The prediction has a mean pLDDT of 84. This is a predicted structure of a 72-nucleotide RNA (transfer RNA) from Trichonephila inaurata madagascariensis.

RNA sequence: GCCUUCAUACCUCAGGGGCAGAGCACUGGUCUUGUAAACCAGGGGUAGUGAGUUCGAUCCUCACUGGUGGCU
Numbered sequence: 001g002c003c004u005u006c007a008u009a010c011c012u013c014a015g016g017g018g019c020a021g022a023g024c025a026c027u028g029g030u031c032u033u034g035u036a037a038a039c040c041a042g043g044g045g046u047a048g049u050g051a052g053u054u055c056g057a058u059c060c061u062c063a064c065u066g067g068u069g070g071c072u
Base pairs, nucleotide, nucleotide: 001071002070003069005067006066007065011023012022013021018055026042027041028040029039030038048064049063050062051061052060
């Protein structure tokens, strides 16, 4: 330099064009002599950046940035 693939919550990851979810973690509560576990409730995301397509984009297209794998 070229090709492939990925980027969504603290972390690990879902998500099919129509106002974004799970597990874990965190906070409060119940329970316990106390902690943990269990159960209940809650907070937290303008989706890497910028354009384009569309009535409408996390989703489709392009560029850039960063990471993974491969080739030279």
It matches the Rfam family "tRNA". The family's RNA type in Rfam is transfer RNA.